[in-house]
RNAcentral holds the sequence, with entries from ENA. Predicted 3D model of a 421-nucleotide RNA (Bacterial RNase P class A) from a Terriglobales bacterium. NCBI's taxonomy places the organism under Bacteria, Pseudomonadati, Acidobacteriota, Terriglobia, Terriglobales. Its mean pLDDT, the model's own confidence on a scale to 100, is 77. It matches the Rfam family "Bacterial RNase P class A". It is annotated as a ribozyme. The gene name in the source record is rnpB.
RNA sequence: CAGCUGGACCGGACGGUCGCUUCCUACGUCUUCGGACGCGGGGAGAGGAAAGUCCGAACUCCGCAGAGCAGUGUGCCGGAUAACGUCCGGGAGGCCGGGUUCAAGCCCGUCCGACGGAAAGUGCCACAGAAAACAUACCGCCCGCAUCUUUCGGGAUGAGGGUAAGGGUGAAAAGGUGCGGUAAGAGCGCACCGCCGCGGCAGCAAUGCAGCGGGCAGGGCAAACCACACACGGAGCAAGACCAAAUAGGAAGGGAGCCGGGACUUGAUUCUUACCAAUCAAGUUUCGGCACGUGCCGGCUCGGUGCGUAAAACCUUCGGGUAGGUCGCUAGAGCCCCGCAGCAAUGCGCGGCCCAGAGGAAUGACCGUCCCGCUGGAGCAAUCCGGCGGACAAAAUUCGGCUUACAGGUCCGGCUGCCAU
Numbered sequence: 001c002a003g004c005u006g007g008a009c010c011g012g013a014c015g016g017u018c019g020c021u022u023c024c025u026a027c028g029u030c031u032u033c034g035g036a037c038g039c040g041g042g043g044a045g046a047g048g049a050a051a052g053u054c055c056g057a058a059c060u061c062c063g064c065a066g067a068g069c070a071g072u073g074u075g076c077c078g079g080a081u082a083a084c085g086u087c088c089g090g091g092a093g094g095c096c097g098g099g100u101u102c103a104a105g106c107c108c109g110u111c112c113g114a115c116g117g118a119a120a121g122u123g124c125c126a127c128a129g130a131a132a133a134c135a136u137a138c139c140g141c142c143c144g145c146a147u148c149u150u151u152c153g154g155g156a157u158g159a160g161g162g163u164a165a166g167g168g169u170g171a172a173a174a175g176g177u178g179c180g181g182u183a184a185g186a187g188c189g190c191a192c193c194g195c196c197g198c199g200g201c202a203g204c205a206a207u208g209c210a211g212c213g214g215g216c217a218g219g220g221c222a223a224a225c226c227a228c229a230c231a232c233g234g235a236g237c238a239a240g241a242c243c244a245a246a247u248a249g250g251a252a253g254g255g256a257g258c259c260g261g262g263a264c265u266u267g268a269u270u271c272u273u274a275c276c277a278a279u280c281a282a283g284u285u286u287c288g289g290c291a292c293g294u295g296c297c298g299g300c301u302c303g304g305u306g307c308g309u310a311a312a313a314c315c316u317u318c319g320g321g322u323a324g325g326u327c328g329c330u331a332g333a334g335c336c337c338c339g340c341a342g343c344a345a346u347g348c349g350c351g352g353c354c355c356a357g358a359g360g361a362a363u364g365a366c367c368g369u370c371c372c373g374c375u376g377g378a379g380c381a382a383u384c385c386g387g388c389g390g391a392c393a394a395a396a397u398u399c400g401g402c403u404u405a406c407a408g409g410u411c412c413g414g415c416u417g418c419c420a421u
Base pairs, nucleotide, nucleotide: 001417002416003415004414005413006412007411008410009409010408012370013369014368015367016366017365018364020045021044022043023042024041025040027038028037029036030035047392051403052402054401055400056399057398058397059236060235061234062233071232072231073230074229075228076090077089078088079087080086091115093112094111096109097108098107099106100105117226121225122224123221124220125219138167139166140163141162142161143160145158146157147156148155149154175193176192177191178190179189180188194216195214196213197212198211200209201208202207240327241326242325243324250318251317252316253315254314257290258289259288260287261286262285263284264283265282266281267280268279269278270277291309292308293307294306295305296304297303334353335352336351338349339348340347341346371390372389373388374387375386376385377384378383
């Protein structure tokens, strides 16, 4: 210097013109005295992810004696925190690189992550392969036997037995490496590594270390069911609270009737053996008259006409909800600097600061100078003149995280390669 990789950070700067949202305010006009409008001035105005809405909380409303089942989630240990599936530290494991050992293995470094239980039970393990869990003999290796052959060393074929060392298949093949041993092999024997059991020591713990005993059982998958331990009520600012039209519902009160006739129903009485019939009363319904109320005939009276005489129209009051308005709404688990404690996450203390709060939703556009990247030309060079580009994406109650997107740039660390000394 280049490539790969891990972490932290920035995410164009300054000025001008015209706008947008919000707050404060001089002046003027109007006013129901609350304010509204007009015209000036001043202050503030997106992010590292504002995003996905995946976790955890604050806040609000609803629900809730208590316990259990079901369901969902979490799952090495310790700490941090309001809380978390997050973060920090540690342990064990894994990939890669380096060192070391005859080798397995061990040691060091960067990085990675849902990292409890597979000797409770059930289930699954595709393809390939002889065999995938009561192990298994395809090739090979070894041993007899039979047949054939021979250059007499042997070789080929067949059937049987032994063998898990070697080959081959697979994500995975029944402990690994080395030496011995054997017909060939094999924990068959030994040493080391791993594993199981026992107690010991160190550590808060996960776990580690060394010792003794055992040749070794119990393949993998729990982001398969499951068993174990722990946690968990639901909905979400369109939560929710307050004020409150018009229209249509609801409740209470007010609100103008009598006479005559017909029909029907029920009851009583008279008559009758009984039905029928008659009379009276109550109710329903209908017709007519008058009265009253009300609509229309442009305002009033008369008149005309329609409807109603009641659970009506109409009037008054009350109540719920909607539109609309106000609050919730941004001073907060807040930001910055310094100090102290801690390996760190983080906590505590001193000082300073106020930093969008809109409600279909403002934060923009243009110009100039500069900056950064790529690139063209001129020049010996310093440098000068040009062109193109500057991402991902934008608050909507607020925080803590995670995940995902991102042009370009800065700083720190690890590994590899090249060049120079």